[in-house]
């Protein structure tokens, strides 16, 4: 000097005047009201992408569907998180990334280029050993032909590398390398061997295509609930009033027939519709008292909880176990501000809304530790 992994901090002091929540004192019958004291965002309080508590609803139990996950092993209340560790890539390195189960169960898919893209091909290209017959004294070229080394296409062409072979090639043979299958051997397991046998060697790639294997997972949320409770309408009990039938009368209008407004008597508790009729359907009027639900409104869930810190012990670790110890916003149309002075490295990203575990995303820069080059 360049990095790497981890923590921590997130402008600071005073002053004054606010707001929101608690405590204690103190006027107050109470509502409040004053005074002193004390406490008031964040690593992410964010996105709303997982997992849990919590309510409330549903629920014998099981399949099926649909949705998540996907190497092993272990943590945890759960988790797609974390932790060790195995493969795989990158990086001198410290470390840093990986949806990292099957593709010899089925299906599909591969633009473009490219002869040929799945049990493939033959443009350039090499050959001229076979056959063949043209041409030519002759070398040699030619056609049927072999062939897949080198070129070219591609993301991706049916192991590599060398040496044999050969007319040229080729696992065709052999060496090493790679691979595969069985064993063996560590290892709780993924796996892994500079162990052995065997096999010339295909069995290609994509499953964040469809599939298949394992394994999870009831559904909706603090506008969840829970309590208290106005007018206003509607519900349900009781009381009362008017209802209606049939009759008989008193006015009043009318030439009458009839009608309106009374008033007695009796019948019906039910009436009025729909229908011939029972049964039966369907509506039903006020006031006054309760009764029950339920809105508005007010209380509550509300912050002490899988809490935070120091120490010991077990553990590599995440973490668990034991002790002592500390209380750290609780509003809600929603508070945590402003103003002034000083200082300085001039201050990023950002605003709690039931509560936690993580994940990712945003961020001026500071400072500690370990480590690498």
């Nucleotide at each position: 000097g360049a990095g790497c992994u981890g923590g921590c901090c997130a402008g600071g002091c005073a002053a004054u005047c606010g707001c929101c929540g608690c405590g204690c004192a103190u006027c107050g019958c109470a509502a409040g009201g004053u005074g002193c004291g004390g406490g008031g965002a964040g690593g992410a309080a964010a996105g709303u992408c997982c997992g849990g508590g919590c309510u409330c609803c549903a629920g014998u139990g099981g399949a099926c569907a649909a949705g998540g996950u996907g190497c092993c092993a272990g943590g945890u209340a759960a988790c797609g998180c974390c932790u060790g560790g195995g493969g795989g890539g990158c990086g001198c390195g410290a470390g840093c990334c990986c949806a990292c189960g099957g593709a010899a169960a089925g299906u599909g898919c591969a633009a473009c280029a490219g002869a040929g893209a799945g049990c493939a091909g033959a443009c350039c290209g090499c050959c001229g050993a076979a056959g063949c017959c043209c041409c030519g004294c002759a070398a040699g070229g030619g056609c049927u032909g072999g062939c897949a080394a080198g070129g070219g296409u591609g993301a991706a062409a049916g192991g590599g590398u060398g040496c044999g072979g050969u007319a040229a090639g080729a696992g065709c043979g052999c060496a090493c390398c790679g691979c595969g299958u069985c064993g063996g051997u560590g290892g709780c397991a993924a796996c892994a061997c500079g162990c052995g046998a065997c096999g010339g060697c295909a069995c290609g790639g994509c499953a964040a295509a469809c599939c298949c294997c394992a394994c999870c997972u009831g559904g909706a949320g603090c506008a969840a609930g829970g309590c208290c409770a106005a007018a206003u309408a509607g519900g349900g009990a009781a009381g009362g009033a008017a209802g209606u039938c049939u009759c008989c009368u008193g006015u009043c209008c009318g030439c009458a027939a009839g009608g309106g407004c009374g008033g007695g008597a009796g019948g019906c508790a039910g009436c009025g519709u729909g229908g011939g009729u029972c049964c039966c359907g369907c509506g039903c009027u006020c006031c006054u008292u309760c009764c029950g639900g339920g809105u508005a409104g007010g209380c509550u869930g509300c912050u002490u909880g899988a809490g935070g810190g120091c120490c010991g012990c077990g553990g590599u670790g995440a973490c668990g176990c034991g002790g002592c110890u500390c209380c750290u916003a609780g509003a809600g149309g929603a508070a945590u501000g402003a103003u002034u002075g000083c200082c300085c490295c001039c201050g990023a990203c950002a605003g709690a809304a039931c509560c936690c575990g993580g994940c990712u995303u945003a961020c001026c820069g500071g400072u500690c530790a370990g480590c690498u080059c």
RNAcentral holds the sequence, with entries from MGnify. Predicted 3D model of a 373-nucleotide RNA (Bacterial RNase P class A) from a rhizosphere metagenome. Its Rfam family is "Bacterial RNase P class A". About the family: Ribonuclease P (RNase P) is a ubiquitous endoribonuclease, found in archaea, bacteria and eukarya as well as chloroplasts and mitochondria.